c-di-GMP-I riboswitch aptamer from a Desulfobacteraceae bacterium, 73 nucleotides, folded computationally.
The coordinates come from a structure-prediction model, not an experiment, and the mean pLDDT is 87.
It matches the Rfam family "c-di-GMP-I riboswitch aptamer". Rfam links the family to the GO term cyclic-di-GMP binding.
The sequence was found by an Rfam model in a public genome assembly.
RNA sequence: CCAAGACAAAGCCAAACCUGUUUUGAAGCAGGUACGGAAAGCCACGGAUCAUUAUGAUAGCCGGGUUGCCGCU
Repeated sequence: CCAAGACAAAGCCAAACCUGUUUUGAAGCAGGUACGGAAAGCCACGGAUCAUUAUGAUAGCCGGGUUGCCGCU
C1' cells in the first nucleotide's frame, strides 16, 4: 500500500415509533429510543421508488465515485 472482515478491542451511526419544528409534498432538522449497520461517513453521476404545474426527495433501494478505524489475518 492492497485485499478480506475476527469467537477481538476502542469507539461510531441510528430504523420504526413518540414529541417539537420546517415544507404544497416526498421528506428534512432537533430530542428520546433502538431495528439494524464494517463504511448505515460523504457525493444526486446512472437506474429505481416517491412527491410536484414546474422541479425536487431518498446515500438505511441498487450501481458507481471518494475518504476513514482496528489488527487474529